[in-house]
Molecule: c-di-GMP-I riboswitch aptamer
Organism: Bacillus ectoiniformans
RNA sequence: AGAAGAUAAAGGCAAACUAUUCGAAAGGAUAGGACGCAAAGCUUAGGGUCUAAGGCGGGCAAGAUGAUCACUCGCUAGGAUUGCCUGGCUACCAAU
Repeated sequence: AGAAGAUAAAGGCAAACUAUUCGAAAGGAUAGGACGCAAAGCUUAGGGUCUAAGGCGGGCAAGAUGAUCACUCGCUAGGAUUGCCUGGCUACCAAU
């Protein structure tokens, strides 16, 4: 100097759950908390997955109607997830 990643050392992150809070939801933020993580750092590009407020289409026995609304079903991401996978960028330590 390099880097396969160790029952090493230093340091880092933080699942579930709980509280508060934002959101229609999925989910997010903060605090506590540690299941895990060698990129569980950044990006959010491709794929996957989740949600469906709004939009579009259908139904409409019962409620309210002038249209139709409410209700209900389906589709839809411009919403979300990167601790689901892949790609891009950067980085600590380092036995043998």